Predicted 3D model of a 114-nucleotide RNA (FMN riboswitch aptamer (RFN element)) from uncultured Negativibacillus sp. Rfam family: FMN riboswitch aptamer (RFN element). About the family: The RFN element is a highly conserved domain that is found frequently in the 5'-untranslated regions of prokaryotic mRNAs that encode for flavin mononucleotide (FMN) biosynthesis and transport proteins. The RNAcentral record of the sequence draws on MGnify. The model forms 100% of the base pairs in the Rfam consensus.
RNA sequence: UAUCUUCGGGGCAAGGUGAAAUUCCUGACCGGCAGUGAAAGUCUGCGAACUGCAUGAUGCAGCCGAGACGGUGCGAUUCCGUUACCGACAGUACAGUCUGGAUGAGAGAGGAUA
Repeated sequence: UAUCUUCGGGGCAAGGUGAAAUUCCUGACCGGCAGUGAAAGUCUGCGAACUGCAUGAUGCAGCCGAGACGGUGCGAUUCCGUUACCGACAGUACAGUCUGGAUGAGAGAGGAUA
């Protein structure tokens, strides 16, 4: 480098209102992949979702959320402490957490062979 192959996303406890809500209210809980001098949901980039164009399949382009303060240290927006914030589309009593597209796709991680 080529071919094949495996893996590859988590989460509303306990209560309130109501005819009906894991969707509202109190509160609880969760955090894909790579990078970064040191460990990251909130830094950088990527994937997914979403939008447009196009297609036999695919693909191309766009879009793409959110953090401060203090401490340690040579070095941390990653660790420790405090306190805050963010989360596609469709369905349904308004959903980051339920159900669905999805036994899908995928950043990427590993293995085998040449």